[in-house]
RNA sequence: GCAUCAGUGGUCUAACGGCUAUGACUUCGGCUUCCCAAGCCGACAAUCCGGGUUCGAAUCCCGGCUGGUGCA
Numbered sequence: 001g002c003a004u005c006a007g008u009g010g011u012c013u014a015a016c017g018g019c020u021a022u023g024a025c026u027u028c029g030g031c032u033u034c035c036c037a038a039g040c041c042g043a044c045a046a047u048c049c050g051g052g053u054u055c056g057a058a059u060c061c062c063g064g065c066u067g068g069u070g071c072a
Base pairs, nucleotide, nucleotide: 001071002070003069004068005067006066007065010025011024012023018055027043028042029041030040031039048064049063050062051061052060
């Protein structure tokens, strides 16, 4: 340099183009307990960036960035 795969909360993860983006862990608050742990309830937090297509994009297309793999 070329090809290909991937990028979603702090971490991991789901989501045939369709309502308010799923669940778990963590964190925070509450309940429970003499206290702690465990358990239960609740809350916060996310689609790598820019454009395009579409009534509608995390999803499709183009470019870029980052990482993995292969070739040179």
Molecule: transfer RNA
Organism: Candidatus Aenigmatarchaeota archaeon